[in-house]
RNA sequence: UUUUUAUUAAGAAGGGUGAAGAGAUUAGGCUCUGCGAAACCCUGGCAACCAAUCCUGCAGAUUCGGAUAACGGUGCCAAAACCUAAUCCCGGCAAAACGGGAGAUGAUAAAAA
Numbered sequence: 001u002u003u004u005u006a007u008u009a010a011g012a013a014g015g016g017u018g019a020a021g022a023g024a025u026u027a028g029g030c031u032c033u034g035c036g037a038a039a040c041c042c043u044g045g046c047a048a049c050c051a052a053u054c055c056u057g058c059a060g061a062u063u064c065g066g067a068u069a070a071c072g073g074u075g076c077c078a079a080a081a082c083c084u085a086a087u088c089c090c091g092g093c094a095a096a097a098c099g100g101g102a103g104a105u106g107a108u109a110a111a112a113a
Base pairs, nucleotide, nucleotide: 001113002112003111004110005109006108007107008106013043014042015041016040017039021032022031023030025086026085027084028083029082044077045076046075049073050072052068053067054066055065057064081105087102088101089100090099091098
């Protein structure tokens, strides 16, 4: 980097360095930001994917499901993945607005190449 599977409206902030941008891409909104953005570092925290321990069912459970804790591997800590569109379908309507579902894209984890 690619593929597959799962999750994606919950949750969790202080300091230092740093300097003007940031919220994935494009467009439109909206928001955050010199009361200091991004990035990096430290500390703290959230969550519980992997790993760990235990349990139920089963022919079998390391594999499916559940529980515990959070020392280990990651991740995350403004706003729903900030919102809408960049696709399709359904409802609705004179046409719309609007509502719903799926998908796409992105992010994270795990596995494989």
Record summary
Predicted 3D model of a 113-nucleotide RNA (SAM riboswitch aptamer (S box leader)) from an uncultured Bacteroidota bacterium. The model forms 88% of the base pairs in the Rfam consensus. Its mean pLDDT, the model's own confidence on a scale to 100, is 81.